The prediction has a mean pLDDT of 75.
A computed fold for a 309-nucleotide RNA from Candidatus Tritonobacter lacicola, annotated as Bacterial RNase P class A.
């Protein structure tokens, strides 16, 4: 030069106009709404909702069965299935990465292809021993062939072959943890209508109701009142130096910064004019991690390969 690793950072600035939304002061006007004036309003991941706990209600005498979830060591942490650091195994020539890292001791299971056979042999082949049948000399030898007998050796397939071994991201064991629900938690405040209580009135000596507001009179007429209490709509709280309600944090314009192309200059760095681009994403009670998306710039540290010096 070129191709890799590891990290860390930023992820547009500055003003203008017109809008959102919450507080506070003010003034107009009091169902609650206008108008002035201050402040305050998204991200590195606000996402996934995956793992810790805050914080909240429920539940819990004590023990045991079951069920999940973690697993080398050491530290750091409120904890975490978190993060440093080391070992050990695997990839990578190497910076480095990535973790499927407690046990095959005890019982249960699994293992392709090949093999006679793969887990309490119906044990292949040769060869040997042993027993039997038969045979040949005749009473105790030999022993061709056949059979049986897993008693010994060889030997062939396989990673592993009565001698054990692999496997736990196979059950399972071990060692340590783990009530459950989650802000639509949860807690205060409280309508109408319907049901409960409880006190008075009233049931033809008629409470009460309709007939436009009294009376007076006709008609219905078993009920009517008034209190107390639970729940329900509704409202507040929880709740924040952004924040609630299906949810505000926006649009545009100008200039500047950055990256592209296409003109002109210019030896060259680069300068000028023009166009044209800028990602993933949106907070919902709150915090510590994880993971997952991301145009584009920018900084450090290291490795390998090639040329020169």
């Nucleotide at each position: 030069g070129g191709a890799g690793u590891g990290g860390a950072u930023c992820g547009g600035g500055a003003g203008g106009u017109c809008g959102c939304u919450c507080c506070c002061c003010g003034a107009u006007a009091c169902a609650u709404a206008u108008c002035g004036g201050g402040g305050g309003g998204a991200g590195g991941a606000a996402a996934g909702u995956c793992c810790g706990g805050a914080c909240u209600c429920c539940a819990u005498a004590g023990g045991g069965c079951g069920g999940c979830g973690c697993a080398g060591c050491c530290u750091c942490g409120a904890a975490a299935c978190g993060a440093g650091g080391u070992c050990c195994a695997c990839c990578g020539c190497g910076a480095g990465g990535u973790g499927c890292g407690g046990a095959c001791a005890a019982g249960u299971g699994c293992a392709a292809c090949a093999g006679a056979a793969a887990g309490g042999a119906u044990g292949u082949a040769c060869a040997g021993g042993c027993c039997c049948c038969g045979g040949u000399a005749u009473c105790u030898a030999c022993g061709a062939g056949g059979g049986g007998u897993g008693c010994u050796g060889u030997a062939g397939u396989g990673a592993a072959a009565u001698c054990a071994g692999g496997u736990a991201a196979a059950c399972u064991c071990u060692g340590c943890g783990c009530g459950g629900a989650g802000c639509a938690a949860g807690a205060c405040c409280a309508a109408a209508u319907a049901g409960g209580g409880a006190a008075g009135c009233g049931u033809c000596u008629g409470a009460g109701g309709a007939c436009g507001g009294c009376c007076c009179g006709u008609c219905c007429g078993a009920g009517c009142u008034u209190c107390c209490g639970g729940g329900u709509a509704g409202g507040u709280c929880g709740c924040a130096a952004a924040g609630a309600u299906a949810a505000a944090u926006g649009a545009u314009c100008u200039c500047c910064g950055c990256c592209g192309c296409c003109g002109g200059c210019g030896a060259a760095c680069g300068c000028c004019g023009g166009u044209g681009g800028a990602a993933c994403a949106g907070a919902a009670u709150c915090c510590g991690g994880c993971u997952u998306a991301c145009a584009g710039a920018u900084c450090c540290g290291c490795u390998c390969c090639a040329u020169c010096c």
The model forms 90% of the base pairs in the Rfam consensus.
The RNAcentral record of the sequence draws on ENA.
It matches the Rfam family "Bacterial RNase P class A". Rfam's curators write: Ribonuclease P (RNase P) is a ubiquitous endoribonuclease, found in archaea, bacteria and eukarya as well as chloroplasts and mitochondria. Rfam classes the family as a ribozyme.
Lineage of the source: Bacteria > Pseudomonadati > Candidatus Auribacterota > Candidatus Tritonobacterales > Candidatus Tritonobacter.
The gene name in the source record is rnpB.